[in-house]
Molecule: SAM riboswitch aptamer (S box leader)
Organism: Hymenobacter jeollabukensis
RNA sequence: UUUUUAUACAGAGGCGUGGAGAGACAGGCUCCGUGAAGCGCCGGCAACCAGCGGACAGUCCGAAACGGUGCCAAGUCCUGGUGAUAUAAAAA
Numbered sequence: 001u002u003u004u005u006a007u008a009c010a011g012a013g014g015c016g017u018g019g020a021g022a023g024a025c026a027g028g029c030u031c032c033g034u035g036a037a038g039c040g041c042c043g044g045c046a047a048c049c050a051g052c053g054g055a056c057a058g059u060c061c062g063a064a065a066c067g068g069u070g071c072c073a074a075g076u077c078c079u080g081g082u083g084a085u086a087u088a089a090a091a092a
Stems, first nucleotide, its partner, number of pairs: 001092008013042005021031003025080004043072003047069003052062004076084001
């Protein structure tokens, strides 16, 4: 990078740096110099894998947060597409 599968009405911040954008894209509508994006530090959330416990052999449920990713404005912000985006796992 490609393919497949699953999920997306929940949850979760502050400081520093930075200096005008951000929310995938289009349209809208929001956020933003009362400081955007990005980056760093600490903290948090709990989606997937791994781990623990239970049930059972298809898999499901519960607790926890030590590990691997991920996430922490707004129902993926709304609409649009035989669709796209994001996250996780497996395979190549």